The RNA shown here (c-di-GMP-I riboswitch aptamer) has 93 nucleotides and comes from a Planctomycetales bacterium. NCBI's taxonomy places the organism under Bacteria, Pseudomonadati, Planctomycetota, Planctomycetia, Planctomycetales.
RNA sequence: CUCCGAUAAAGGCAAACCCGUCGCGAGGCGGGGACGCAAAGCCAUGGGUCUCACACAAGGUUGGUCCUUGAGUGAGAUCGCCAGGUUACCGAA
Numbered sequence: 001c002u003c004c005g006a007u008a009a010a011g012g013c014a015a016a017c018c019c020g021u022c023g024c025g026a027g028g029c030g031g032g033g034a035c036g037c038a039a040a041g042c043c044a045u046g047g048g049u050c051u052c053a054c055a056c057a058a059g060g061u062u063g064g065u066c067c068u069u070g071a072g073u074g075a076g077a078u079c080g081c082c083a084g085g086u087u088a089c090c091g092a093a
Base pairs, nucleotide, nucleotide: 004091005090012037013036017032018031019030020029021028022027035080041086042085043084045083046082047081048078049077050076051075052074053073054072056070057069058068059067060066
């Protein structure tokens, strides 16, 4: 230094849920709160999932039409879904 990760030390982050706030929404942010996390630090690059809009098909339905599902296009969300990139604390085996 790399891999690795301890019933070590010092620290760190914070799921669900609740309150406030922003957003059409997925969700974001702040406070409380801890299920967990050795990158649960950072980057939406690939895949996944989710949201919104559009037009299409099928089904249902109405006075008008609207609803559901599917595949598609576009714009988004999520890094605590996985992969990839990048940076970093500690040091037993």